[in-house]
Context: one part of a larger RNA
RNA sequence: UGACGGGGGCCCGCACAAGCGGUGGAGCAUGUGGUUUAAUUCGAAGCAACGCGAAGAACCUUACCAGCCCUUGACAUAUUGGUCGAGGAAAACAGAGAUGUAUUCCAUCAGUUCGGCUGGACCGAAUACAGGUGAUGCAUGGCUGUCGUCAGCUCGUGUCGUGAGAUGUUGGGUUAAGUCCCGCAACGAGCGCAACCCCCACUGUCAGUUGCCAGCAUUUAGUUGGGGACUCUGGCGGAACCGCCGGUGAUAAGCCGGAGGAAGGCGGGGACGACGUCAAGUCAUCAUGUCCCUUAUGGGCUGGGCUACACACGUGCUACAAUGGCAACUACAAUGGGACGCAAUCCUGCAAGGGGGAGUCAAUCCUUAAAAGUUGUCUCAGUUCGGAUUGUCCUCUGCAACUCGAGGGCAUGAAGUUGGAAUCGCUAGUAAUCGUGGAUCAGCACGCCACGGUGAAUACGUUCCCGGGCCUUGUACA
Numbered sequence: 001u002g003a004c005g006g007g008g009g010c011c012c013g014c015a016c017a018a019g020c021g022g023u024g025g026a027g028c029a030u031g032u033g034g035u036u037u038a039a040u041u042c043g044a045a046g047c048a049a050c051g052c053g054a055a056g057a058a059c060c061u062u063a064c065c066a067g068c069c070c071u072u073g074a075c076a077u078a079u080u081g082g083u084c085g086a087g088g089a090a091a092a093c094a095g096a097g098a099u100g101u102a103u104u105c106c107a108u109c110a111g112u113u114c115g116g117c118u119g120g121a122c123c124g125a126a127u128a129c130a131g132g133u134g135a136u137g138c139a140u141g142g143c144u145g146u147c148g149u150c151a152g153c154u155c156g157u158g159u160c161g162u163g164a165g166a167u168g169u170u171g172g173g174u175u176a177a178g179u180c181c182c183g184c185a186a187c188g189a190g191c192g193c194a195a196c197c198c199c200c201a202c203u204g205u206c207a208g209u210u211g212c213c214a215g216c217a218u219u220u221a222g223u224u225g226g227g228g229a230c231u232c233u234g235g236c237g238g239a240a241c242c243g244c245c246g247g248u249g250a251u252a253a254g255c256c257g258g259a260g261g262a263a264g265g266c267g268g269g270g271a272c273g274a275c276g277u278c279a280a281g282u283c284a285u286c287a288u289g290u291c292c293c294u295u296a297u298g299g300g301c302u303g304g305g306c307u308a309c310a311c312a313c314g315u316g317c318u319a320c321a322a323u324g325g326c327a328a329c330u331a332c333a334a335u336g337g338g339a340c341g342c343a344a345u346c347c348u349g350c351a352a353g354g355g356g357g358a359g360u361c362a363a364u365c366c367u368u369a370a371a372a373g374u375u376g377u378c379u380c381a382g383u384u385c386g387g388a389u390u391g392u393c394c395u396c397u398g399c400a401a402c403u404c405g406a407g408g409g410c411a412u413g414a415a416g417u418u419g420g421a422a423u424c425g426c427u428a429g430u431a432a433u434c435g436u437g438g439a440u441c442a443g444c445a446c447g448c449c450a451c452g453g454u455g456a457a458u459a460c461g462u463u464c465c466c467g468g469g470c471c472u473u474g475u476a477c478a
Stems, first nucleotide, its partner, number of pairs: 001478002003475003007472007015462002019426005026318008034309002042053002064304007073129001077128003080124005087106004092101003109119003131293002134291003140287002142282003145278001147276001152191006158167003171182003197270004202238007212227002216225002241264001244258005320419001324378006336367003341360002346355003385416001390411007432454007
């Protein structure tokens, strides 16, 4: 100087407390461990691995296993010999296919000094080499997590100390903040904080089509004429600064209350992550040193596996019901997406779906909101709760749903009556609850990312648990 203390002081955070809803019990989904297996590819491991890489494993993906094949190789450059097209389409035989054998049709390169000369492409051979999701993240770059959006981390000069170092950065106030004020052997500065950026909330102006409709006509209908007022869209501006008033404070920084205001003391949210820590993660995104394989640890293919199942854990979904289930009727969104697409409307099927198909490259057309509401019924039951499991018949995607897809009909109708110890999230348009869209994607979502609808309770307080910041003290620790 640090680190640590079941030392002290001050302060903060959904850290506790006060509340609301969960997890832990059940069934299922999903990830992991373990076990099994020819293989169940690999990585991730307290917080910070475990619905994680994976925004989508039937084949492919795919890296794993079995079998069958190839060896200058699926891909690159160079040398050499040959051919002049390359390429596309059809189809035969053998084979699981890769591949091998044999064939037909279309097509018939460019420059040129006219020389198989140059370029380009293909085939063959040989050699340099290719190739490796093989090892090492403890050799690395890059990227990322974490402490933590915590308020800290440092430097120059000066001063003090023999020196390691100290001072500044401590102290009195204050703040979300090393934020600001005052003081001070310090005076300044940098990286962080804040602001500058984006979205939301109010408003002015400009612009009105595909959007809108107050007044005037018109219509079943903003449908048509018309209009730019309004809504909305999207460009440029304004607006909030403790600015004003009062109190308080040290006459400061600030704090408290009030007015006005769409918004008030950081208005709400996002992006943004200092010096560093964890030899944290990643050699399987990529790049890369070294090592290793080279008729195989490389390459191609078929089939299988990653989907196994006594069990254990994590994360979710659905429930256990009456604030509910079922049936009928009936409102109100936003974000997005759409041409190998989205599909109105019509017909058909109990339904998943099928058959036609207007419109739409989209503010134009399409893409069902649900909870809520009204009425009826059920009357506390393992039930008209709950839907697992199983049987059977179908639908769709796709060469192909056996291993191993999703959906529908009928039948079946399991566990489950609110969950031990323990444990998680959340402070407001939040929690809870309800549906909607998107990426990936042929098909497949209870996951992820986004969108809106309905919409709470509680916070006395900081003694205690956890994490963190500043000062101080002890130390046989570095």
A computed fold for a 478-nucleotide part of an RNA from a metagenome, annotated as small-subunit ribosomal RNA, 3' major domain. Its mean pLDDT, the model's own confidence on a scale to 100, is 83. Rfam family: Bacterial small subunit ribosomal RNA. The RNAcentral record of the full RNA draws on SILVA.